[in-house]
RNA sequence: AGAGUUUGAUCCUGGCUCAGAGCGAACGCUGGCGGCGUGGAUUAGGCAUGCAAGUCGAGCGGGAUCCCGGUCGAGGAUUCUUCGGAUGACGAGACCGGGUGAGAGCGGCGAACGGGUGAGUAACGCGUGGGCAAUUUACCUUCAAGUCGGGGAUAGCUCGCCGAAAGGCGGGAUAAUACCGGAUGUGGUCGUCGGGCGCCUGCCCGGCUGUCCAAAGGCGGGGAUCCUUCGGGACCUGUCGCUUGAAGAUGAGCCCGCGUCCCAUCAGCUAGUUGGCGAGGUCACGGCUCACCAAGGCGACGACGGGUAGCUGGUCUGAGAGGACGACCAGCCACACUGGGACUGAGACACUGCCCAGACUCCUACGGGAGGCUGCAGUCGAGAAUCUUUGUCAAUGCACGAAAGUGUGAACAAGCGACGCCGCGUGGAGGAUGACGGCCUUCGGGUUGUAAACUCCUGUCAGGAGGAAAAAAGAGUCGGCCGGCGAACAGCCGGCGGGCUUGAUGGUACCUCCAGAGGAAGCCACGGCUAACUCUGUGCCAGCAGCCGCGGUAAUACAGAGGUGGCAAGCGUUGCUCGGAUUUACUGGGCGUAAAGGGUGCGUAGGCGGCCAGGCAUGUCGGGUGUGAAAUCUCACCGUUCAACGGUGAAACGGCACUCGAAACGGUCUGGCUUGAGGCAGGUAGGGGAGAACGGAAUUCUCGGUGUAGCGGUGAAAUGCGUAGAUAUCGAGAAGAACACCGGCGACGAAGGUGGUUCUCUGGGCCUGUCCUGACGCUGAGGCACGAAAGCUGGGGGAGCAAACAGGAUUAGAUACCCUGGUAGUCCCAGCCGUAAACGGUGUGCACUUGGUGUGGGUGGAAUUAGCCCCAUCCGUGCCGGAGCUAACGCGUUAAGUGCACCGCCUGAGGAGUACGGCCGCAAGGCUAAAACUCAAAGGAAUUGACGGGGGCCCGCACAAGCGGUGGAGCAUGUGGCUUAAUUCGAUGCAACGCGAAGAACCUUACCUGGGCUUGACAUGCCCGUCGUAUCCCGGUGAAAGCCGGGAGUCGGUUCGGCCGGACGGUGCACAGGUGCUGCAUGGCUGUCGUCAGCUCGUGCCGUGAGGUGUUGGGUUAAGUCCCGCAACGAGCGCAACCCCUGUGGCUAGUUGCCAUUUCCGCCGCAAGGCGGGAAGCACUCUAGUCAGACUGCCUGUGAAAAGCAGGAGGAAGGUGGGGAUGACGUCAAGUCAGUAUGGCCCUUAUGCCCAGGGCUGCACACGUGCUACAAUGGGCGGUACAGAGGGAUGCGAAACCGCGAGGUGGAGCCAAUCCCCAAAACCGUCCUCAGUUCAGAUCGGAGUCUGCAACUCGACUCCGUGAAGCCGGAAUCGCUAGUAAAGGCGCAUCAGCUACGGCGCCUUGAAUACGUUCCCGGGCCUUGUACACACCGCCCGUCACAUCAUGAAAGCCGACUGCACCCGAAGUCGCCGGGCCAACCCGCAAGGGAGGCAGGUGCCGAAGGUGUGGUGGGUAAUUGGGAUGAAGUCGUAACAAGGUAGCCGUAGGGGAACCUGCGGCUG
Repeated sequence: AGAGUUUGAUCCUGGCUCAGAGCGAACGCUGGCGGCGUGGAUUAGGCAUGCAAGUCGAGCGGGAUCCCGGUCGAGGAUUCUUCGGAUGACGAGACCGGGUGAGAGCGGCGAACGGGUGAGUAACGCGUGGGCAAUUUACCUUCAAGUCGGGGAUAGCUCGCCGAAAGGCGGGAUAAUACCGGAUGUGGUCGUCGGGCGCCUGCCCGGCUGUCCAAAGGCGGGGAUCCUUCGGGACCUGUCGCUUGAAGAUGAGCCCGCGUCCCAUCAGCUAGUUGGCGAGGUCACGGCUCACCAAGGCGACGACGGGUAGCUGGUCUGAGAGGACGACCAGCCACACUGGGACUGAGACACUGCCCAGACUCCUACGGGAGGCUGCAGUCGAGAAUCUUUGUCAAUGCACGAAAGUGUGAACAAGCGACGCCGCGUGGAGGAUGACGGCCUUCGGGUUGUAAACUCCUGUCAGGAGGAAAAAAGAGUCGGCCGGCGAACAGCCGGCGGGCUUGAUGGUACCUCCAGAGGAAGCCACGGCUAACUCUGUGCCAGCAGCCGCGGUAAUACAGAGGUGGCAAGCGUUGCUCGGAUUUACUGGGCGUAAAGGGUGCGUAGGCGGCCAGGCAUGUCGGGUGUGAAAUCUCACCGUUCAACGGUGAAACGGCACUCGAAACGGUCUGGCUUGAGGCAGGUAGGGGAGAACGGAAUUCUCGGUGUAGCGGUGAAAUGCGUAGAUAUCGAGAAGAACACCGGCGACGAAGGUGGUUCUCUGGGCCUGUCCUGACGCUGAGGCACGAAAGCUGGGGGAGCAAACAGGAUUAGAUACCCUGGUAGUCCCAGCCGUAAACGGUGUGCACUUGGUGUGGGUGGAAUUAGCCCCAUCCGUGCCGGAGCUAACGCGUUAAGUGCACCGCCUGAGGAGUACGGCCGCAAGGCUAAAACUCAAAGGAAUUGACGGGGGCCCGCACAAGCGGUGGAGCAUGUGGCUUAAUUCGAUGCAACGCGAAGAACCUUACCUGGGCUUGACAUGCCCGUCGUAUCCCGGUGAAAGCCGGGAGUCGGUUCGGCCGGACGGUGCACAGGUGCUGCAUGGCUGUCGUCAGCUCGUGCCGUGAGGUGUUGGGUUAAGUCCCGCAACGAGCGCAACCCCUGUGGCUAGUUGCCAUUUCCGCCGCAAGGCGGGAAGCACUCUAGUCAGACUGCCUGUGAAAAGCAGGAGGAAGGUGGGGAUGACGUCAAGUCAGUAUGGCCCUUAUGCCCAGGGCUGCACACGUGCUACAAUGGGCGGUACAGAGGGAUGCGAAACCGCGAGGUGGAGCCAAUCCCCAAAACCGUCCUCAGUUCAGAUCGGAGUCUGCAACUCGACUCCGUGAAGCCGGAAUCGCUAGUAAAGGCGCAUCAGCUACGGCGCCUUGAAUACGUUCCCGGGCCUUGUACACACCGCCCGUCACAUCAUGAAAGCCGACUGCACCCGAAGUCGCCGGGCCAACCCGCAAGGGAGGCAGGUGCCGAAGGUGUGGUGGGUAAUUGGGAUGAAGUCGUAACAAGGUAGCCGUAGGGGAACCUGCGGCUG
């Protein structure tokens, strides 16, 4: 730091997705150790049990228990004993005294802290900075002063009573640091006076005869004096308390500025509401509360309402800005079962206090009671999910205490959980026949892999043994020393130093020793992103998947395995946050066409604002001060062996406040200026607006005239009109609407929009002058006004046009396009509507930035006949284009350039400009405007193709012009289909179908039936045997194959060995074999576009890029053939040429070819001469080799002076002479696994091999390709010529003979320019005379010939007889442009023969036609449009039907929250009453009274509850609306190419549906 994904490719826009970091996590697989952290995020759901707040006896009364002492003492061991008793340790118990001091009580302090949670709260709740002159603060500290003297009660206790219990009532006694009077008053309060100060109310200090107000004691020590119920007290002293006051510290309360989430589909809210006066209340200000008065207060700077949420330090992320979060730790707040309330107190409206109400749980004797884990542990529930009912107060801290100390689930520790972070280990070194095994393999090997084994070491952790901490210092106490108080050498307090005592964790950390590699590795991934590849299985199945996407028989994407990569006691997955995402853009985005400029203007708030000077100092800048808690983060150093973690310090905390200063800029105030803006004057152009009047042309209608049979309309028609007189034409009249020409990218207007002429009223612009005002300006959320067409309401009007509608056509249909009609409407008045592709798809204003050229308006200059032309300038409106900008297209002084100001708008596509809500409207509808859900895109511009019922140019037997066919018949042949045991397989539009097959009776043969074989019919290797091999013969069986058996047969070498070679056979193993599958795994070959003229490359140039250029253009050609031009210059594969055949000639050569000539012999003839044979002969023909020839070379014309074209000459041949061979880049997953080859898969006594028979030849049909015909240009018969190219040795086969013939006999000659196989049509003559025939020959009968082992299925041919259909062929369709078509025969391959009428060749005879390129088909080039790119056989729209999903509406129903009104009204504060009750104080001897209070009652308020009526959001619902999605459903064809009627926008009507039509608008 980026990457993947829209396309055939590209650039851009834009969304989705990934890689990173993090977490209080959870889940899956796995799991060795330790340290430090961390752990109920959900049900603020319910809770068993234990613990979590007590403490003080130095405040008080009392005192269980135990102990000690004393007295009494039942009893009584022991000892002595005279047995009577004595002694009497001990000793229950009682009493006294002392000690101890439990439990409970009174009292004090604490319990308001600590601990938990995040429900509520959008708030002065929190944060930050201030204020209180409007306050309070127990304990603590300091200072000042005091602490005198009395009184009456009451718990506990005791007695009695009620109750199941909880608990309560009554009588009696009693203490205090409990309670209550009194005194004193330093002081304080109130009042008043004075002074000082300040910030409005005021604050502080001081004075005063004034007024009111205090207190409590406890524990030690002490020696004189005094008192004493002898305990002690007074007194002195110490200490802890107590009281008043002042101050401090700390904590708290209240107030204020600023900051603090989402929704405007929440826009208005408010009656204690806002303020005042007075009162009450509070610690304190305040409408906090109340009475009265006034009518205010808040709000787009977002009130009110709704939703969500504890806030912060900080945490996570990020480069930062920012975003998200608020676990642990720390600060603040709120809450404590839910709701309400107060009491006590310094402090509470109080988590483990009280009262009431409610829900819930528990106890109950049914009368009543008890309870509140959001403390620590633990339990249930819900949940994906979160721990031990542990130890200790040792430390730290807190409460109480004088202290010892007690308490403390705060805390400190331990336990559980890989939940996280950090550290460590699972070993190290050596070790190659690179072992075995696994996996792969091209079978050679590769890899796992130095990995293992093995050798040598080490010793962490775990295990065993031993030692063993720090955390402990205080405090107390005992000595010592110093200091303070003090009369004191008592005591007390403080300090220094010493001794003693205190550890939950824990015998843990740590250290030492022992043994031994021993106990310790997994998880995920491996198609791209993204690091890591093979095999097998599977076969669009099973499955994977974060995105793109994998899987339909070779899957690096599924599953398994091997291997590899990554991380590691973890690894993956899921969820969530930030990042990447400059994808909300402050940093840091956009709006012509991608999403996005409001339809237009005026203008409110707001934002922004010219030049000069001065003042202020609010912003701004600088200095200082305070604050910005700690922790965290950063840095430095230090401590744990390191690290995590921790300690110390620094820095930082972008902030806020105060203060001092500066005055450039912003602001503000003052004064001035004129350039912005406005005014004024003079001109000026204009379809600017409104109203009124007038005009002509045209259309239609009416009337009249002329006039006739048609008119009209269309692609063609028809409906329609017309003999009742239309159309046409002339005249007259009526009516409504619109204003030709001028007219123009010309004018005006803000936009919509505005067009005959005249008049009236009226808005704005521009120019000139530079006279006036003096910043008066720009923009503009809301708001207001205007706003095409259609549409609506009411009233007019209505000629033409024309939604709807009707009819006629078209069509498969035609609810359309076309035609004939035609109503709303279009027009006017008044009022609505408020939308358009309301577009320049471009908001307004100002400024700046090269130009050229038109045009409208004005002014000036110069010059004029002129207002022309020209020059300059201002305003408007176009085109082209520079820089610059832009993704590109393009924009370009009229910016989409460069800047400033302000407004509007956008943030993936669909859902949807839709639903709901609100506002507006008569309605139609408009404005505002979502979500669920679905998708991995949707888009813009440009590129290359392809395509077009787009355009241009040009080819081709493409059409046309011709000739002959096919399609009809019969037959042949191939195919489909049907049939069959099998009819083997393949080929299937052109480009399958006389194709593979250039030869199916057996064979072939792959198919079927049946019979057989199993190392095989064939190859190689190993093993064994034989060599009497091989081979041949015979027998049996059989259809044969095969099986069973017999006989003959006597290899080569040899160092002689049953040795070697070779061959054969057998058994077994490897293997053979397969026309079994896949041509969509392949090679090779082939077809086709197409013998078409194209297809590319290098370098350069252009473009961000795909790509373009070159290859386009102007000509030309058969041709990308050539020429010219050109940012291209060259080149390659194609074209052409080179090659072969053929056409002319020369040369060479001359047998088997040739024969002019010569000659010899024979025969015939009168002869010329002829015939036959021989010889010579290379002239000619021919043969086959070589050369020449043709190149637009020459001429004329044309063309551009080119290329070329046209004509001509010469020539055998002329513009490629004719023909062949030759097939570019590529396309069709074209064809072929059955020609061969070949990957993979499959069969292995069979899917292999052999054999016999059958089948491939089956036949109701259909098609293709052919043959023969239908006849007289013919047929029959007779006569008579003329080829070329081929073939020939188990072959071609002459003559001659036989047969009607096929053929037979025969065998000359020929391995072939020698011999043989060889023409027909034509031509001559004659018959037939238009007839199903003397045409045609199918079919059938018979008789034969030939081949062959064999012609039944199933051969060809011959002869005799038979004689079918057929008389020129529907729609349609094929070939051919010259030696061609047509016609005629001949040869050859295959082959025993042949179904060949097929194929490949050869020669003979030998035409017709082409005006031309409009049309059909195919093709080439350029251009254009495109929503196509598996490319028009493309894409794609809507209804309908089915399935699934989410959602709107809906009579209602359900529960939730909430407003308002009213009813009831608990506890409780406050007020009032207070007849019942009351110790302290007062009066009084007392009784009693007073003061004061209590119970009780009552009033206001008041929670829960109730009734009624609204609102909000949610759930559900018969039915219903559209939407989305789904591999092949139905109907059509709307859109994309002029998409076949250009499309689209708004509106209205209509229609199964896409849509159609009207009106206006746009060009996208």